Notes: This is a predicted structure of a 1479-nucleotide RNA (small-subunit ribosomal RNA) from Saccharimonadales bacterium (SeqCode). Taxonomically the source falls in Saccharimonadales (SeqCode) (Bacteria, Bacteria candidate phyla, Candidatus Saccharimonadota, Candidatus Saccharimonadia). Its Rfam family is "Bacterial small subunit ribosomal RNA". Its family is annotated with ribosome and structural constituent of ribosome in the Gene Ontology. The prediction has a mean pLDDT of 84.

[in-house]
RNA sequence: AGAGUUUGAUCCUGGCUCAGGAUGAACGCUGGCGGUAUGCCUAAUACAUGCAAGUCGUGCGCCCUGCACAGUGUGCUUUUAAUCUGUAAUAGAUUAAUAAAAGAGCAUAGUGUGCAGGGAGCGGCGGACGGGUGCGUAACACAUGGGAAUCUGCCCCAAACUGAGGGAUAACUACUCGAAAGAGUAGCUAAUACCGCAUAUGGUCUUCGGAUUAAAGCCUUCGGGCGGUUUGGGAGGAGCCUGUGGCAGAUUAGUUAGUUGGUGAGGUAAUGGCUCACCAAGACGAUGAUCUGUAGCUGGUCUGAGAGGAUGAUCAGCCACACUGGGACUGAGACACGGCCCAGACUCCUACGGGAGGCAGCAGUAGGGAAUUUUCCACAAUGGGCGAAAGCCUGAUGGAGCAAUACCGCGUGCAGGAUGACAGCCUUCGGGUCGUAAACUGCUUUUAUACGAGAAGAUUAUGACGGUAUCGUAUGAAUAAGCCUCGGCUAACUCCGUGCCAGCAGCCGCGGUCAGACGGAGGAGGCAAGCGUUAUCCGGAGUGACUGGGCGUAAAGAGAUGCGUAGGCGGUAUGUAAAGCGAACAGUGAAAUCUCAAAGCUCAACUUUGAGGCUACUGUUUGAACUUACAUACUAGAGCAUGAUAGGGGAAACUGGAAUUCCUAGUGUAGGAGUGAAAUCCGUAGAUAUUAGGAGGAACACCAAUGGCGAAGGCAGGUUUCUGGAUCAUUGCUGACGCUCAGGCUCGAAAGUGUGGGUAGCGAACAGGAUUAGAUACCCUGGUAGUCCACACCGUAAACGAUGGAUACUAGCUAGUUGGGGGUAUCGACCCCCUCAGCAGCGAAGCUAACGCGUUAAGUAUCCCGCCUGGGGAGUACGGUCGCAAGAUUAAAACUCAAAGGAAUAGACGGGGACCCGCACAAGCGGUGGAGCGUGUUCUUUAAUUGGAUGAUAAGCCAAGAACCUUACCCAGACUUGACAUCCCGAGAAGGACUGCGAAAGCAGACUGUGCUUUAUUGAACUCGGUGACAGGUGCUGCAUGGCCGUCGUCAGCUCGUGUCGUGAGAUGUUUGGUUAAGUCCAUCAACGAGCGCAACCCCUAUGAUUAGUUGGAUUUUUCUAAUCAGACUGCCUCGGUAACGGGGAGGAAGGAGGGGACGACGUCAGGUCAUUAUUGCCCUUAUGUCUGGGGCGAGAAACGCGCUACAAUGGCCGGUACAAAGGGGAGCGAAGUCGCGAGACGGAGCAAAUCUCAUCAAAGCCGGUCUCAGUUCGGAUUGGAGGCUGAAACCCGCCUCCAUGAAGUCGGAAUCGCUAGUAACCGUGGGUCAGAAUACCGCGGUGAAUACGUUCCCGGGUCUUGUACUCACCGCCCGUCAUACCAUGGAAGUCGCCAACACCCGAAAGCUGAUCAUUAAGAUCGGUCUAAGGUGGGGGAGAUGACUGGGGUAAAGUCGUAACAAGGUAUCCGUACCGGAA
Repeated sequence: AGAGUUUGAUCCUGGCUCAGGAUGAACGCUGGCGGUAUGCCUAAUACAUGCAAGUCGUGCGCCCUGCACAGUGUGCUUUUAAUCUGUAAUAGAUUAAUAAAAGAGCAUAGUGUGCAGGGAGCGGCGGACGGGUGCGUAACACAUGGGAAUCUGCCCCAAACUGAGGGAUAACUACUCGAAAGAGUAGCUAAUACCGCAUAUGGUCUUCGGAUUAAAGCCUUCGGGCGGUUUGGGAGGAGCCUGUGGCAGAUUAGUUAGUUGGUGAGGUAAUGGCUCACCAAGACGAUGAUCUGUAGCUGGUCUGAGAGGAUGAUCAGCCACACUGGGACUGAGACACGGCCCAGACUCCUACGGGAGGCAGCAGUAGGGAAUUUUCCACAAUGGGCGAAAGCCUGAUGGAGCAAUACCGCGUGCAGGAUGACAGCCUUCGGGUCGUAAACUGCUUUUAUACGAGAAGAUUAUGACGGUAUCGUAUGAAUAAGCCUCGGCUAACUCCGUGCCAGCAGCCGCGGUCAGACGGAGGAGGCAAGCGUUAUCCGGAGUGACUGGGCGUAAAGAGAUGCGUAGGCGGUAUGUAAAGCGAACAGUGAAAUCUCAAAGCUCAACUUUGAGGCUACUGUUUGAACUUACAUACUAGAGCAUGAUAGGGGAAACUGGAAUUCCUAGUGUAGGAGUGAAAUCCGUAGAUAUUAGGAGGAACACCAAUGGCGAAGGCAGGUUUCUGGAUCAUUGCUGACGCUCAGGCUCGAAAGUGUGGGUAGCGAACAGGAUUAGAUACCCUGGUAGUCCACACCGUAAACGAUGGAUACUAGCUAGUUGGGGGUAUCGACCCCCUCAGCAGCGAAGCUAACGCGUUAAGUAUCCCGCCUGGGGAGUACGGUCGCAAGAUUAAAACUCAAAGGAAUAGACGGGGACCCGCACAAGCGGUGGAGCGUGUUCUUUAAUUGGAUGAUAAGCCAAGAACCUUACCCAGACUUGACAUCCCGAGAAGGACUGCGAAAGCAGACUGUGCUUUAUUGAACUCGGUGACAGGUGCUGCAUGGCCGUCGUCAGCUCGUGUCGUGAGAUGUUUGGUUAAGUCCAUCAACGAGCGCAACCCCUAUGAUUAGUUGGAUUUUUCUAAUCAGACUGCCUCGGUAACGGGGAGGAAGGAGGGGACGACGUCAGGUCAUUAUUGCCCUUAUGUCUGGGGCGAGAAACGCGCUACAAUGGCCGGUACAAAGGGGAGCGAAGUCGCGAGACGGAGCAAAUCUCAUCAAAGCCGGUCUCAGUUCGGAUUGGAGGCUGAAACCCGCCUCCAUGAAGUCGGAAUCGCUAGUAACCGUGGGUCAGAAUACCGCGGUGAAUACGUUCCCGGGUCUUGUACUCACCGCCCGUCAUACCAUGGAAGUCGCCAACACCCGAAAGCUGAUCAUUAAGAUCGGUCUAAGGUGGGGGAGAUGACUGGGGUAAAGUCGUAACAAGGUAUCCGUACCGGAA
C1' cells in the first nucleotide's frame, strides 16, 4: 500500500466481499512448563449455610466465677502440755493438769476490701468509611473553568474557662401476660447520661439602653497525662450557584399556573418559588422547547497516518442504588447495603392469637445462558475502627486454589550419518519424492524425577504465603506437537473415488465421467501449545468527504425560485474599540495510562524512578494586517430622474374576412363517401356537385424567421382603453440602500372537479363495419363527456437547456440575426468602422468517464439556497397536512439481489438508409412436381431388416457396384493366450495322406515323414501342447482429439510491423473520389510499408514455326503424333479522362482475363467422420473377442429426394447411306471362319498394343418407303413360356435373348430447379468398380439454339452509414395477468398484556399544625394539611395476536398473449382522464 466482482472487450459511477488490528469472549480439534494479569457481558432473578463492624472497665453501676485479706455467725472434728531418747514410721521414758475455758484445724453462710476473668446494661466513639452493583438518570448527573450566601466530628494553631448543686433511669429484684418475638406493673441504683444555678475573655441578638449564652470528669509514679466548655483561624471534607462540552427521532411543534417575575413572611447550615399570601402576565421554543426512545459520566481503552469512528470490563475520580415504593429519626455527616417506621410482593416460623427476613459484601446454591472460579489460609505486610495502652475487630487487604481466558518467556534435543535402506505416494517405467529424515555413532540436560541446602519480604517482636523462590548433586533423549489450508484473491499439487449426486463456498464460483475447488491419500504451505471457526468494533471505505465527494447524460437543481422574513455573505477611505485572530507570561488540566530516558525481577511480559505530553479552559499584558462593532466621509454596486426605442408581455371592450357544418330556395341525376381492399354510412322522400340567401360556434392562412416578449407556465386577425417589465442615450440626484434565501406568500400547460352558459369542427368512453387465430387495438362510419366562456377548485408534466441564483475574470471568428447609440461619408437612411443589450452557429486555453461544454461555460474563483449516497421493495405502507373528489405533499421498514447504471468500442442484427455484385430477379430455353419403373431416405414391420449422414451444407450420400464372401445385424453350432503380434517352458523338422461324428467350423483318433545348422547341449524357420504377461473389439464418447472433408465462397476479403490519434477497449492504414472480375489500379489522405488472399507462375485447348517420326496415310506439300518455341502487351491509331482506365478502329488464328481446369485467405457452423486409419479416457475378456452354416441388409399401408422411359408426326417402324473423340485389354481383349432368329456357343489368328482387339458402318444426321392423330405401328410396365451367360451356388436375390401379354400415361395443381455459347437442349460412345450384376458416377466427341430492357422487387453476398435494452449475438432479448410453493409485510371485527399522564375516591407511617387531657418533664387522645401504595373512569402511546383480505419478493424446464429494445413492425416516453383477461 491494495485486491476480487457488472462487459465480447473498455473507461467511469457504484455497491458487495477479502487481506490488518482488537476482545472480560464462546465453540471444534489438540494440549509440556513457568511468570504476570483477568474471570456472570444474560435474571438490579431467588437465595440454604458460615463469615464480612466493632471497640472502650483510664466514663458508670450491677451480675457471675476464681483468688487474697479483714472481721462476724453456725456446724463438725480435734487437742493436755513440756522435755529427753530414738525410728523410715510406730514407739519408749520423765514432769504438770482433770473441766470450764482456750487454742488449732476443717466445712459453710453472709459482709467489706483488693486482684483477675466472663456477661448483659447505661454512657462515649465508630456503624455516612471500607466492599458491591449500574436499576434509574439526557440531569448542573458527569467533565472542565469560575463563583458566593454556607456548615464541618476526629486533627493542627491561638485565647479564655473547667465553681457549686439537683432529680431521675436502665441494668437488677419481685410479680404478671405471651407458643415465640417480646411486653407491662411495682421497687432499688450509678455516671464523662440528664437538668437548673454561678461566672462570660469571647459569641449571638439589639430599639444601642440592654438582653442572652458554657463545661465532666478519669488515671497517676503526684511531676503530670488524657479529657470537657466557649471563641477565632487553618487543613481536609461536604452543600449550593454558574459559563462551556459530549445522543437519536420533527412520521414529537407548540410547552408551562408555582408556571416567569416582584413584595412580604416562613423555612434551611446557606442563596433561591424551596414553601406560603398578595400583585403583575410572564417564561421556554425552529440555535429544536415539550414528548418519545436509548444510556451511568469521565480519566481512559480499541482502531486509524491523522482528523475521526467505536467503546466505558479489570485500575482510578464522580454519581446513583441497596427486595419494591414512601418517610423521617439520630448524628459533624444519612433521609443510612449488614439502622428505624409504614405500605406492597415474596419466603420462613407459629400453639393461628401473632412474629421473622432481605448476599447489587466474601465464598457458595438454584435458575437463566454460548459462557465466567474455592462454602480456602492469614491479619505476617499495607490500610481502617475503637482504646492512654496492651490489644480486639477487619471476606478491605495480603496470599494460595481452579480456567491456554489473555500477554510474555522456555522446551519437546544437538552434531555426524547415503546403499540416498524399507514402507507409502507419484511415474513419461528411466525414475522421482518423503529424505539426513530414519536406523546407527557421539554429545548435552533447559524441562522432568529423586535427594540435600534454603531466603529477601521485618525497624527490635511478629511470616499466612512456604520447606515456596532460588542453589547444589544424581538419573537419563529420557516426560513433552498439534491445528488449519493448498482454483483466484492468497503462501502451498498430484493420484484415486464420486458424476449438477454427495457435497464445498468469505466474494467470484466449483460438481452433469480426465474435478489442482467435493471425499480420501501422498506431498506441500502457514502458525505453533496452540490452531481454526463464530460473534462484535475500527480500518481498508475519499462508501456522509472538516482534513476529503458530488448533482447536463451515472443517484442528485424544488415547475417558476417570481416576491420576500429570519439567517448567511457583503464596495472605497479615515479614526476609535479590541469581540474574532496572533504573540508573551501565569494558573488549572488528579494519579494511573501514553512517549522518551534510566532502573529492578536471569530476559520479556510486569514493576519502579525521572522528564515530556495530555491537542482544552481561564487570567494579565500586547499586536502589523484582515474580519467585526461604532462614528464620519466617498461613488465604481444598487436605485431615482430626463429623453428616446422595440415587442404574439398582461387585462377588458369592440370589430373583420376565409373555411367547415347546418337551414331555406333554385339547377340537376344516380350515385356519393371511405379504404391496402372493403363494408357499416348518406342518397330516387332527390344525395354528391353547383348557385343564391341565412344561422351559429371555434380558430386566425400569407407576413413567419436559427425572429420577438415574458420569472416560468406561456403569448399570434384588427382597433381602442388600462397596465407590468426591458434596452439605449444623457450623467443631474440618493449614498451600500446590495446578493442569496429555510419557513411563508403568489403564479403555474394539459387532463380533471363544482355552478351557470355555449356547442360549428374535432373527439376519450360507447355503438357499428372491417382486419385478425383472436383484435376489448391500429383503419373506417357515427358519437357523449370534454375542447369554448364566466366564477371557484386542483397544483401536477420528459413543467427540459434533463444545466439554481448573483458577481468578477479568461483568445477569437460569422459582410449571422433582433433592438438602440456613435463615428466616417454622402443628395441620402447606401457602403465601411466602433460600441451597449439580447438570440444563434463554430471554435484557443481549460474542464469532462467519455459524449461534449467553451464570455449565454459544464473554464477559473467567491457568496447563498436546494438536492444525492447500490438495485429492487417504493415515491409504496402507516401517520400528519392540503383537497368536494380524483388525488397531491411529506415519507419508511421487513425482505431480496451482486449487481443495477453512464459514456464510448468492436461485432451481429433491423419488416433502417445509400452504393455495388451474382442465372438473384427479369428476358428466354429445357425440366421437376402428375404416370410407370430404377434408386436413396423417412416411417412401419421384423428374429434381424447392421451402422452412419438429416434445411441450405442428408437422401443414385459413405457404397468405384450386399446371391456366399463383403457383413458390422439375426438364429443355430463351436473355440478360449485365442483368427493376428512379442516373450517364456516342453515336445516335435516342416509337411503329407487317412478314419469316425458333423451342415460346416470343429471335436476325437490313427499313420507316414525325418530336411538345414552346430562347440553335438543346440540354433533358425515352422507345427503342437502349456503358463501368464497380453492379444482382440465396426463396443461408447466427432461435445476429449489428430488427419481429412462440406459450407459461407473463387465471395474480396483477413491481418501485421513501425508511426500517429485516443485514459482505454480501439482507431488510422483498409476511409473518401474514380476504376476494376478483384483491398485491381490511380488520385487524395497521418500515415509509410509488409504478409495471407486476387492476379500471374502450372495443365489442357484454339494459330503458326522448327525438329523428329514408328505401328498411320501417302510417296510431294500436307494430315496425324510428340517435343521445343513463337504469338496478345491496351503494343499501334483515334476520342474522353490529371491518372488509373474506358469507348471505337486497324492488324491478327485469337483483343482487352481468348476458352476451360487445378488452385479455396483469417475464420464460421462444438458442421461431418472414433465405421478408412491414428488416438486420450471409459467399458467387455469361456465374450461386446474369434470361427462356421443359414437368414437379413432386397420387407411395404404410406410420405419425400434424385433419376430413367414416355405420353408421340420436329414422331414410330422398315430399307439404304455419311462423319468421331477419348479410352480399356494378360486369371485380359479376343479377330477370321462355322452354328444359332437372338442372347450366345465353338474356335483360338493377333495383341502387354498409334501395329492386334473391344469396335459394327457410333448415334442423332441424310435419302427413300410406310403409319395419319388413335391410348394408336405411341408407350413399354406387368405377367406367362422358352433359352443364354457368370459363378461351389442365381429360391429368397443377378444380367441378357426370343415368343407372347400390352398397365399407367394424351405434357402435369400449388410450388420449384438448371442454364448466358460451342453454353442449354438432343444424340450416341468409353472407362472405373466388377466372377456376374448401372437408368448411378467419371470422361469423350457429334448436331447445336433463344434471350438479357434493366436492377423496382425475391434470395445470397460485399462496402459505407444509422439505431440497438442483442454479444449463446433476432432461432436474440424481454413485459404483465393467471396457476403452484415458500417468505416477509400492510389493512382488518376484535382479543391480550404493557407504559406515562389526567380526573375522582380512599388514604398508612412520618413531618408541620389546632384543640382537649395531663402535667416535673416527656406525653396521650381527637382533628387539619400533605402524601406512598390501592381503587374507579374515559382518553393517549408503543407492542403482540387475529377469520378474512391487499399488493410485494423469490422459485429449471406451467398457461395466455407479444407491450418494450431495430422505424420492434401503430416511433417511444411524461402528466391526466376513461376503458379493457393481461402485457